[in-house]
Molecule: Glycine riboswitch aptamer
Organism: uncultured Novosphingobium sp.
RNA sequence: CCGUGCGGGAGAGUUUCGCGCGAUUCGUGUUUUCACGCAUCGCCGGACGCCGAAGGAGCAACCGCCCCGGAAUCUCUCAGGCCGCAGGACCGUGCGGG
Numbered sequence: 001c002c003g004u005g006c007g008g009g010a011g012a013g014u015u016u017c018g019c020g021c022g023a024u025u026c027g028u029g030u031u032u033u034c035a036c037g038c039a040u041c042g043c044c045g046g047a048c049g050c051c052g053a054a055g056g057a058g059c060a061a062c063c064g065c066c067c068c069g070g071a072a073u074c075u076c077u078c079a080g081g082c083c084g085c086a087g088g089a090c091c092g093u094g095c096g097g098g
Base pairs, nucleotide, nucleotide: 001097002096003095004094005093006092007091008090013048015047016046017045018044020043021042022041023040024039026037027036028035029034049082050081051080055078056076057075058074062070063069064068
């Protein structure tokens, strides 16, 4: 320096829309199996707002063997993310390899 196990690990919408799809509860009608309506959840698609700590890009503080290279926790948000899960720079620690 690289990989890997474990622990810690932030920020921002539980925003809104849909003659969409599925499930569940309730009600109504009813030829008892269907239909319709409302609500909730999930998926998918869109709109606007936002975050930065996977990755990526830019400037450059700084660093070096000072020709020229390496360069961020800064900046930008293409990607990613904005209930939770997952992910997660970075920190600690165990193991393996160079």